[in-house]
Context: one part of a larger RNA
């Protein structure tokens, strides 16, 4: 390589967009490139296979014949794929009518809490722990009342609920903007699916410049514990956490499950929406579509489990795996300010 695989054994890119490529709905026509059938030429001899013959047999030798397959030529077939031409509406999209939503983004506003500062009352503790101590406090702490400032996060509602490609997204109202679902069927008429490269987004930490700094808190200091304690516990506390601009490009970035399409029992919640029934109206009840959960049949699975949101049955496209260690290391290259990231071996060993 072939084969077999990728939820947990090795293996699904962190996630979209999309180029080349691969694949592609229904009906009719053209053509004959692929495809199928026939004929013919050729593929030295020896060898292999078959039939016969010769060495007493055999090995061996001699004579004759043939299959399969390759590469051309030629004559046909027209179902399928491709091509040509014309059409269709079920896939896809546009327009229309409604609708749900923490979807994105910009500026504005709000209250609770915390800390600090100022003032009043008051007068000895407070804080902390398993127990303590360091700490704070008669230069008046802690407590309590009034006022002011700052920064960060938004209780209840809140849900097994919603939106988003993922990362993520929640105080309130406003501006702007993306996507979805449902209905009715008006229009286009296969315009589709996937997607190597490419480009875009991408938690936290980190790094650069300028701001900001309430609380928390790596590092660090002190108090304890302990044989020791570079820890767990306590008192402090700097980067950082926050904002703006550009960088980094990684996570158990997980559903450890790539995307699309079709088919295959049911039951029960819930979100959005439609229709029927009912009604003064809202419910209730029945049915449908789109999400999101639980149980479960067939099937599948090594088992666990999965089970119309498949890990079932099939097709298409992409990515990836091939014993453990060495090793996500070395080297080279690309990217990065750096930290490092991406690509990625071998010797040797079991």
């Nucleotide at each position: 390589u072939u084969g077999g695989g990728c939820g947990u054994a090795a293996a699904g890119c962190a996630u979209g967009u999309g180029u080349a490529g691969g694949u592609g709905g229904c009906u009719u026509u053209u053509c004959a490139a692929g495809u199928c059938c026939g004929c013919c030429a050729u593929c030295a001899a020896a060898u292999c296979c078959c039939a016969g013959g010769g060495c007493u047999c055999a090995a061996c030798c001699c004579u004759g014949g043939a299959c399969a397959g390759g590469c051309a030529g030629u004559g046909g077939a027209a179902a399928c794929u491709a091509c040509c031409a014309a059409g269709c509406u079920g896939g896809a999209g546009u327009a229309c009518g409604a609708u749900a939503g923490g979807g994105g983004u910009a500026g504005a506003g709000g209250g609770a809490a915390u800390u600090u500062c100022c003032g009043g009352u008051g007068g000895a503790g407070u804080a902390g722990u398993g127990a303590a101590a360091u700490g704070c406090g008669u230069u008046g702490a802690g407590a309590u009342c009034g006022g002011a400032a700052a920064g960060a996060a938004c209780a209840c509602c809140a849900a097994c609920g919603g939106c988003a490609a993922a990362a993520u997204c929640a105080c309130u109202a406003u501006g702007u903007u993306g996507g979805g679902c449902c209905g009715a069927c008006a229009c286009u008429g296969a315009c589709a699916c996937u997607g190597a490269g490419a480009g875009a987004u991408g938690a936290a930490a980190g790094a650069u410049a300028g701001g900001g700094g309430a609380g928390c808190a790596a590092a660090u200091g002190g108090g304890a514990u302990u044989a020791g304690a570079u820890a767990c516990c306590c008192c402090a506390g700097u980067a950082g956490u926050c904002c703006u601009a550009g960088c980094c490009g990684u996570a158990a970035a997980c559903g450890a499950u790539g995307g699309a399409u079709a088919c295959u029992a049911a039951a029960u919640g819930u979100u959005g929406u439609g229709c029927g029934u009912a009604u003064c109206a809202a419910c209730c009840c029945a049915c449908g579509c789109a999400g999101u959960g639980u149980u479960g049949u067939a099937g599948c699975u090594a088992a666990c489990a999965c089970g119309u949101u498949a890990a079932g049955u099939a097709u298409c496209c992409c990515g990836c795996c091939u014993g453990g260690g060495g090793a996500g290391u070395a080297u080279g290259u690309u990217c990065g300010c750096a930290a490092g990231a991406a690509u990625g071996a071998a010797a040797c060993u079991c």